FMN riboswitch aptamer (RFN element), 143 nucleotides, folded computationally.
């Protein structure tokens, strides 16, 4: 130390108080919780895994997939379109303003969340000591 391709590792959080009621971490009410890339730092933006559906010669393919608005700010773009500095012999250079620019930052108020049990579940328990977006690292070839 491009790209291919081995290998080993890592790879998901959270029901804590009330209330009903024979019984509910599943119902009310208040709390908690946030895979993986990208992009200004994202549960809501683009992509993806995952579940679940299909199809298979079991390698794989195909489908399906939730949910955000407002107000600030300005990293950063342009400054070649408008207006000013400054240099330059000059095409033009840096530069200030003005545009622009985070569904991510800050305040606010909101919203989502497979499947199978079971009192009706994002939190329980199970498929799962699984599988996976991917991240680390090793060592190979070649200089």
């Nucleotide at each position: 130390g491009a790209a291919a391709g081995u290998c080993u590792u890592c790879g998901a959080g959270g029901c804590g108080g009330g209330g009903u009621g024979a019984g509910a971490u599943u119902c009310c009410c208040c709390a908690c919780c946030g895979g993986c890339g990208g992009u200004a730092a994202a549960g809501u933006c683009c992509g993806c895994a995952a579940c679940c559906c299909g199809u298979g010669u079991c390698a794989a393919c195909g489908g399906c997939u939730g949910a955000u608005c407002c107000g600030g700010u300005g990293a950063c773009c342009u400054g070649u379109c408008u207006g000013g500095a400054g240099c330059g012999u000059a095409u033009g250079c840096u530069u200030c303003a003005g545009g622009g620019a985070a569904u991510u930052c800050c305040g606010g108020a909101a919203c989502c969340g497979a499947c199978a049990g079971u009192a009706u579940a994002g939190u329980c328990u199970g498929g799962a000591u699984g599988a996976g977006a991917g991240a680390a690292g090793a060592g190979c070839a070649g200089a």
Of the family's consensus pairs, 100% are formed in the model. The prediction has a mean pLDDT of 80. It matches the Rfam family "FMN riboswitch aptamer (RFN element)". Gene Ontology term of the family: FMN binding.